[in-house]
RNA sequence: UUCUUGCUAAGAGUUUGAUCCUAGCUCAGGGUGAAUGCUGGCGGUAUGGAUAAGGCAUGCAAGUCGAGUGGGUUUAGACCCACGGCAAACGAGGUAGUAACGCGUAGGAACGUCCCCCAAAGUCGGGCAUAACCAGUCGAAAGAUUGGAUAAUUCCCGAUAUGUCGCAAGAUGAAAGAUUUAUCGCUUUGGGAGCGGCCUGCGUAAUAUCAGCUAGUUGGUGAGGUAAUGGCUCACCAAGGCUAUGACGUUUAGGGGAGCUGAGAGGCUGACCCCCACCGAUGAGACUGAGACACGGCUCAUACCCCUACGGGGGGCCGCAGCCGAGAAUAUUCGACAAUGGGCGAAAGCCUGAUCGAGCGAUACCGCGUGAUGGAUGAAGUGCCUCGGCACGUAAACAUCUUUUGUCAGGGACGAAGUAAUUGACGGUACCUGAAGAAUAAGGGGCUCCUAACUCUGUGCCAGCAGGAGCGGUAAUACAGAGGCCCCAAGCAUUACCCGGAAUUACUGGGCGUAAAGGGUGUGUAGGUGGUUGUAUUAGUCGUUUGUUAAAACCCAGGGCUCAACCCUGGACAGGCAGGCGAAACGGUACAACUCGAGGAUGGGAGAGGUCUACGGAACUCUAGGUGUAGGGGUGAAAUCCGUUGAUAUCUAGGGGAACACCGAAUGCGAAGGCAGUAGGCUGGCCCAUUCCUGACACUGAAACACGAAAGCGUGGGUAGCGAACCGGAUUAGAUACCCGGGUAGUCCACGCCCUAAACUAUGAUCGCUGGAUUUGGGGAGUAUCGACCCUCUCCGAGUCGAAGCUAACGCGUUAAGCGAUCCGCCUGGGUAGUACGGCCGCAAGGCUAAAACUCAAAGGAAUAGACGGGGACUUGCACAAGCGGUGGAGCGUGUGGCUUAAUUCGUCGCUAACCGAAGAACCUUACCAGGGUUAGAAAUCCUACUGCACGCCGAGCGAAAGCUCGGAAGCUUUCGAAGGUGUAGGACAGGUGAUGCACGGCUGUCGUCAGUUCGUGGUUUGAAUCGUUCCCUUCAGUGGGGUAACGAACGCAACCCUCGUUGCCUGUUAUAUAUGUCAGGCGAGACUGCCCCCUCACGGGGGAGGAAGGUGAGGAUGACGCCAAGUCAGCGUGUCCCUCUGAUAUCCUGGGCUGCACACGCGCUACAAUCGCCGUUACAAAGGGGCGCAAUGGGGUAACCCGGAGCAAAUCCUUAAAAGCGGCGCCAGUUCGGAUUGAGGUCUGCAACCCGACCUCAUGAAGCCGGAAUCGCUAGUAAUCGUGGGUCAGCCACACCACGGUGAAUACGUUCUCAAGUCUUGUACUCACCGCCCGUCAACUCAGGGAAGUUGGGAGUGCCCGAAGCACAUGCUCGUCAUGUAUCAAGGCAAACUCAAUGACAAAGAGUAAGUCGUAACAAGGCACGGCUAGCGGAAGCUGGUCGUGGAAUCAUUCCAAA
Repeated sequence: UUCUUGCUAAGAGUUUGAUCCUAGCUCAGGGUGAAUGCUGGCGGUAUGGAUAAGGCAUGCAAGUCGAGUGGGUUUAGACCCACGGCAAACGAGGUAGUAACGCGUAGGAACGUCCCCCAAAGUCGGGCAUAACCAGUCGAAAGAUUGGAUAAUUCCCGAUAUGUCGCAAGAUGAAAGAUUUAUCGCUUUGGGAGCGGCCUGCGUAAUAUCAGCUAGUUGGUGAGGUAAUGGCUCACCAAGGCUAUGACGUUUAGGGGAGCUGAGAGGCUGACCCCCACCGAUGAGACUGAGACACGGCUCAUACCCCUACGGGGGGCCGCAGCCGAGAAUAUUCGACAAUGGGCGAAAGCCUGAUCGAGCGAUACCGCGUGAUGGAUGAAGUGCCUCGGCACGUAAACAUCUUUUGUCAGGGACGAAGUAAUUGACGGUACCUGAAGAAUAAGGGGCUCCUAACUCUGUGCCAGCAGGAGCGGUAAUACAGAGGCCCCAAGCAUUACCCGGAAUUACUGGGCGUAAAGGGUGUGUAGGUGGUUGUAUUAGUCGUUUGUUAAAACCCAGGGCUCAACCCUGGACAGGCAGGCGAAACGGUACAACUCGAGGAUGGGAGAGGUCUACGGAACUCUAGGUGUAGGGGUGAAAUCCGUUGAUAUCUAGGGGAACACCGAAUGCGAAGGCAGUAGGCUGGCCCAUUCCUGACACUGAAACACGAAAGCGUGGGUAGCGAACCGGAUUAGAUACCCGGGUAGUCCACGCCCUAAACUAUGAUCGCUGGAUUUGGGGAGUAUCGACCCUCUCCGAGUCGAAGCUAACGCGUUAAGCGAUCCGCCUGGGUAGUACGGCCGCAAGGCUAAAACUCAAAGGAAUAGACGGGGACUUGCACAAGCGGUGGAGCGUGUGGCUUAAUUCGUCGCUAACCGAAGAACCUUACCAGGGUUAGAAAUCCUACUGCACGCCGAGCGAAAGCUCGGAAGCUUUCGAAGGUGUAGGACAGGUGAUGCACGGCUGUCGUCAGUUCGUGGUUUGAAUCGUUCCCUUCAGUGGGGUAACGAACGCAACCCUCGUUGCCUGUUAUAUAUGUCAGGCGAGACUGCCCCCUCACGGGGGAGGAAGGUGAGGAUGACGCCAAGUCAGCGUGUCCCUCUGAUAUCCUGGGCUGCACACGCGCUACAAUCGCCGUUACAAAGGGGCGCAAUGGGGUAACCCGGAGCAAAUCCUUAAAAGCGGCGCCAGUUCGGAUUGAGGUCUGCAACCCGACCUCAUGAAGCCGGAAUCGCUAGUAAUCGUGGGUCAGCCACACCACGGUGAAUACGUUCUCAAGUCUUGUACUCACCGCCCGUCAACUCAGGGAAGUUGGGAGUGCCCGAAGCACAUGCUCGUCAUGUAUCAAGGCAAACUCAAUGACAAAGAGUAAGUCGUAACAAGGCACGGCUAGCGGAAGCUGGUCGUGGAAUCAUUCCAAA
């Protein structure tokens, strides 16, 4: 260098109706000196006061040497005291302080060194003391003191010496002995080793809301001091030194090896072990010594504690144990010096809470066990169940086997070096052997999703759960319990903290048009970056080598404990720093050169660029005058207002201020803000051409400086119009607004401030590169021309559309948001908040800089489908309009609400409930109420037992009845049994119009008989989705045609079905006397825009002919996907719940109620009259019904009706018109209208008409004279009007409902408006979908923070006062461990300020809290488009003025662009 191999990176939930993106939050992993909860068999190895550097009882933790010396007591040893030597500066502990040469790393020079090693030289001669001791004295004690005697390896003097100082002369300067004769010592000098002191480069937390700090401060000279350099100290001199590469300050913190995590880069940490530093109650100080300013030494001060005879003393566990305290929390007052190590000693040895061990704690890691094999009838039990069964489960029982562990017994170490002996705390431990016996041993958490694991019961938005999303309001896999299952396992969970996931601070590895994010703009300092060529060099860079980066740890290999954890041995990398050598591409530096970057020159050019001065016309307003008369003005409509003192209008003259129509544009200029009449003065920038000059002079740009719309401020002017505030008028529930009438600041000028905007292209500046098309402004060249236009090319601007590419999408796209480079600014969830505090600026308003507590799980961007809009376009509908008739007023009928009631049973409530369920409530119905009864039941199935042919019938009593009680008669087939059936008793069970239509089926309403709703394949899109289904023409229609990234298809539409209308054929009961016609049924025909004219590409449309019918001929049936948790559990069915073993929520009965009446509403009937009423007379239907029925003729009755019964199971019989027509009366009135109400008398049904039936007759004769606001139906055989029938039904409160025919209109210009619907499009902050969402004040409660008169405490200093001990100096004397003084200085005191906290009446703002108050600001054109800045005002959202933005809709015009 290449190749190969190995190792190496995971995501998920949560914003939405859904989607993509952005972004935060949360989870799964690993870790810990942990703690807590539940549980707990054994062993090994580790580890264990993290808080109060808070306080400590008691014991121990540093002594040793008689081979330095003196003495005391005993004498067989020996012991003790003192002097002396060495040690005590190590070891052990802690992390308070320290942001520092403290630590780490790499270096350096001006040093010291006990003990140890090497070397050299020496060890001579004298002398003075003193402790113990003895004798006194003081004191409680601690201890002190006086006198006397004495020794030494104690001390002193002299000598000598390689030494030291000095140029020299010279000066100065050591020693110790012991003794068994082998050694150990002693002194001096030089060197070494190790250790230590000092200096330096680099690295080493946060904060700029700490920006200036510093007087021994920085340097010099000299001196002092130290082992040694040095302001280390002092005197003098100079005025320096540090700082944006962060000084100074503040906060926090011992540093490192390393530990945890991570793919890595990083991030976090600094327990145990090792290295370094610092500390020893707090503060200060020195002494001794080789070494200390000394943890178990001394002195002083302070605080605290103890003893005391009150005079005075003593103490320092941050050594090992142990105690108290505080705390969530951390162990024994153990054994031994056997080993390792340390001190002393010649040695024996002594000492050693260092250490080695044991004890306690599942605190961590590792290992082992709690048994193994067989065993189905799948036992019992429990849980579930579709009741069949399934699960726990080979699990258990049971049988056989094993004995790890534990227990007992026997044996029994290594660790011992060091050989001859002796010597083991651990320890009779590990280990080995034997014995009995499954014997001694399993829990914790979880099971909606993330996330492995599900059922039952209970509970019912309660109790509770929860890491996030979220569960719980009667079917909870989410709460609680149980069963089952899942995951770990002597542990399992939880909590706290760290890393990870998080590319969520992005170096590796992010962004800034709209999501958070480009500074308002420029000039420009520091800084960063920088064109072409050459030479030289090289602190960057690259390579190589040397040293170092302690050991332990991590990694690899090997080995030792039975394995592992653990331990031992060996090996190894990266990276850092330093030295040497080398390279020179890139970068730097130096020099030389170049011209393309940049600038200049010359010649032209365009322009609302700036500033000053002068001038102009239109409009407006004011003044004066003229004309002129009753209005003007204003609005949605008005009013305030102006006007007979003459307005408005009009004319003339004059004054004034502000702004500059047309040109004018998508234009131009400027750095931005911004700039517009004309002319002139001064002045900045830009572009083009020429390629003449300079020669990298460049780009960017923190700080700084300058400019900076509008509003606002100051001073002085000015003021026509407009116009915050303010005053009126309207509008309104209110209207502090929108509209109107006035109007002050202001708008204007000069000078000075302010410095903010949606200051926007929401897009920083510069350079380079990357297809085009087209328009336009400025310049140039070519061609052409007489010249210009045109055409082609080119440079600089300004637009539009678009390749590639980019983007979450929208969109951007040579004017980039593409591809690259350089520099600056900025962002890191939402709210709090651009706020508080602090600082700077300002006259003020305020600006700039800029947090946190707390709170939420989102807040957002783009796009999608809907829904909605007081958005738009188009279209449709008895939607409006045009008409006709009604309702709303009256009386009555009926339903509903309400009220009442013992009960007035229940359901239904805008459209889409209310003559609805109910096509028939006097009893029944009936579900309601009162009362009386029954209890396996009124009705169903089965079983058992009895009975045995019946059930029943008759009679009596009680009773309202139901029913109960009693009695009686009769009593089958038959030999018996069985079957079926009846009754009684018992048992399984019944029953419920009880609840839930928000558990359901079924059925239904509604939008709507509207034309829509979807799918397959395919295309587009990251995706939700979309195209198809849009567009044009057309249609009743998503009907058809054309076009088309679509092509087809489905449910709907239409057609197929029924009725009516014309007609042919066939058949036929009935009618009639027959034919025949009518009629009924069946099968056909006919209508299709087929034909003609016009329009059209086509589809189709308009008109016409023919025709019974003409463009769907008329009517019906038929109701897409869906919506409203729409309606119905009371029609039926049905899940679950509830009531029913002593009297029901079941069931029977009598009576009552559903019909109750101050009132309100709905649906109807009858009317109010003359188009009518009454009387008379006289025609014409259709469709139905009829056997417990329809009923004729006839008779009776005024009539209802009755008597009677022909006919008819029906085209045969019965039930059958009215309006109309004709004639008469009524003559406009509460009537010959109207008929309520009431009285009397009747009829009918029915067991029964009192509550509560209908009908008839007579009498009575109410309201009402056409109906307020408002509202309904209807487009042709329709409305209107007239009768007829049916169902239910004994009867009927039917005027209802469903059908039938008779007579038979008017009107539609049209789509502005109301309502509803559809299609396309647009906006959206809505999606529970506008009955949406949502803002602010106020009121209530809670929370945290800021301000605040003050109060309290801490910290760091400053000035002054005082000043212990000690060192130093000075003075004095009795010369000492002396006294006094001076300097320094701890603690203390006084004073003013700084800073950090705590607390604080009060006032203000913020956040939160199922259902409070007031309004409606925003989202749609949100009903006045919204928003930014600014100013004023207002209960509040807010309103208004000025200016700016589009992040506004719609429309018109102009213009640009694209396509045809």

Background
Predicted 3D model of a 1460-nucleotide RNA (small-subunit ribosomal RNA) from a bacterium. Rfam family: Bacterial small subunit ribosomal RNA. It was read from a public genome assembly.